[in-house]
């Protein structure tokens, strides 16, 4: 150093639920609460996935709006890979 997660330990992060005259067009995010998991459930969207469709574009009906439909530069790292950092420690 790499590899690997048994045992203690110190501590670490918090799904749902359920508040907020929060933030956003939504997905979902942020605060408070909870404790379902987590050994990288740190950090990173570079790859696949998925969610979402404001802008934009196309139809349609209409007029300045509606409604379908594509459509990420939005989301998600707690959905996989991959990059990178890191507390404890046994064969």
């Nucleotide at each position: 150093g790499a590899a690997u997660g048994a045992a203690a330990a110190a501590g670490g992060c918090a799904a749902a639920c359920c508040g907020g005259u929060g933030c956003g067009a939504a997905a979902g995010c942020c605060c408070g609460u909870g404790a379902c998991g987590c050994a990288a459930a740190g950090c990173u969207u570079c790859c696949g996935g998925u969610c979402u469709u404001a802008a934009u574009c196309a139809g349609u009906g209409g007029u300045g709006c509606a409604c379908u439909g594509a459509a990420a530069a939005g989301a998600u790292a707690g959905c996989g890979g991959g990059g990178u950092u890191a507390c404890c420690g046994a064969a």
Model confidence (mean pLDDT): 82 of 100. The RNA shown here (c-di-GMP-I riboswitch aptamer) has 91 nucleotides.